[in-house]
RNA sequence: CUUAUCAAGAGCGACGGAGGGAACAGGCCCUGUGAAGUCCGGCAACCUACAGAUCAUGCAAGGUGCCAAAUCCUGCGGGAAACCGGAAGAUAAG
Numbered sequence: 001c002u003u004a005u006c007a008a009g010a011g012c013g014a015c016g017g018a019g020g021g022a023a024c025a026g027g028c029c030c031u032g033u034g035a036a037g038u039c040c041g042g043c044a045a046c047c048u049a050c051a052g053a054u055c056a057u058g059c060a061a062g063g064u065g066c067c068a069a070a071u072c073c074u075g076c077g078g079g080a081a082a083c084c085g086g087a088a089g090a091u092a093a094g
Base pairs, nucleotide, nucleotide: 001094002093003092004091005090006089011040013039014038015037019030020029021028024075025074026073027072041067042066043065046063047062048061050058051057071088076085077084078083
């Protein structure tokens, strides 16, 4: 850079101790009934493997990813609004 997906799903565990929700701004939230982080556990199924008729589909061993709230919401354009589109971002494959 290209393509696809992003309203589903995932702990009443151990250590840890105050922060966290990507960045900036504005909101709104989570958090000592214990944040971040680490370990364990789990979810999912993009890629590989395997099964299958090559497909559909299954599986979950391997490579990633993920485990409050829509990508927490808004920030640009359209619309009275609902909402739609875009930008930015995340993940995967190339």